The prediction has a mean pLDDT of 78. The RNA shown here (Bacterial RNase P class A) has 318 nucleotides and comes from Noviherbaspirillum denitrificans. The sequence is in RNAcentral, with records from ENA and Rfam. The gene name in the source record is rnpB. The source organism's lineage runs through Bacteria, Pseudomonadota, Betaproteobacteria, Oxalobacteraceae and Noviherbaspirillum. Rfam family: Bacterial RNase P class A. From the family's description: Ribonuclease P (RNase P) is a ubiquitous endoribonuclease, found in archaea, bacteria and eukarya as well as chloroplasts and mitochondria.
RNA sequence: GAAGCAAGCCAGACAGCCGCUGGCCGCCGCAAGGUGGCGGGAGGAAGGUCCGGACUCCAUAGAGCAGGGUGACGGCUAACGGCCGUCCGCCGUGAGGCGCGGAACAGGGCCACAGAGACGAGCGUAUUAAGUUACGGUGAAACGCGGUAACCUCCACCCGGAGCAAUUUCAAAUAGGCACGCAUUGAUGCUGCUCGCGGAGCGUGCGGGUAGAAAGCUUGAGCCGUGGAGCAAUCCACGGCCUAGAGGAAUGGCUGUCAUAGCAGCCGGGCUUGCCCGGCCGCCGUAACAGAAUCCGGCCUAUCGGCUUGCUUCAUUU
Numbered sequence: 001g002a003a004g005c006a007a008g009c010c011a012g013a014c015a016g017c018c019g020c021u022g023g024c025c026g027c028c029g030c031a032a033g034g035u036g037g038c039g040g041g042a043g044g045a046a047g048g049u050c051c052g053g054a055c056u057c058c059a060u061a062g063a064g065c066a067g068g069g070u071g072a073c074g075g076c077u078a079a080c081g082g083c084c085g086u087c088c089g090c091c092g093u094g095a096g097g098c099g100c101g102g103a104a105c106a107g108g109g110c111c112a113c114a115g116a117g118a119c120g121a122g123c124g125u126a127u128u129a130a131g132u133u134a135c136g137g138u139g140a141a142a143c144g145c146g147g148u149a150a151c152c153u154c155c156a157c158c159c160g161g162a163g164c165a166a167u168u169u170c171a172a173a174u175a176g177g178c179a180c181g182c183a184u185u186g187a188u189g190c191u192g193c194u195c196g197c198g199g200a201g202c203g204u205g206c207g208g209g210u211a212g213a214a215a216g217c218u219u220g221a222g223c224c225g226u227g228g229a230g231c232a233a234u235c236c237a238c239g240g241c242c243u244a245g246a247g248g249a250a251u252g253g254c255u256g257u258c259a260u261a262g263c264a265g266c267c268g269g270g271c272u273u274g275c276c277c278g279g280c281c282g283c284c285g286u287a288a289c290a291g292a293a294u295c296c297g298g299c300c301u302a303u304c305g306g307c308u309u310g311c312u313u314c315a316u317u318u
Stems, first nucleotide, its partner, number of pairs: 001314010012258007020041002023038006043289001047300002050298005055163004062195004067159005072086005087101001088099004102154002107152002109148003123136004167215004177206006189197002222241008259286002262283002265280006
């Protein structure tokens, strides 16, 4: 100097004006609401809905079968199919990356081409009472203890269901309606089936009334810093911080300065003459992927650019 591997961070900043919206405080108002001040307001994936949960209900809470998931060993975690470490196998010169990682004499299925034939098979030569014995050819493998389970299966371990359109409360109105069927000889219900539990309405059709308000709703398995334990994932202690909550869906627009990516120009330097580095200035943009909707931990996918740290290989010089 070039090319790589792994991890982490950023996703413009500040100020002013106008606009939207949540919260807190004050004033006006019966209320709805208005007004003033202070503070906050979309991501690294908010996407996918592929996993796991928290939470809510079924519900009083079970057992078995079916069904599903995982698959070396150990650890972390609320949990997981995730993460970390060690081993094994494969890829790479290497830093590193990937994983389809239990069982093939429990059984079944499948095995290209070549070959007579790929698990009841049997071509050619010799031999024998006899595919009885031996050899040859094809092929990775041929008288079978070959391969394959990310084929079925077996083994070990694990798993209730549905989901914020879950659900809870208040108000209002009506017809606590009618018919048929089932139902205390036990219905609906508990994902499917059986047992069990439970204990009163349920299903279908016709007809009538209502569609309003509030909660769930954001203080979290939360974030940051320091110290300690541990190879690490992570855990513990102390201290600090509060960072959207809409309700058809707000989180925006303009201006200026700074920063910065891209394009063009000028100047200087290096040298391998075509590139690199530094400075000034003009234009243009805030670049791509893309926008919360109960919340969180993962995985996967998309993606403009910038920065930092550690490690590996090559070339050259000393």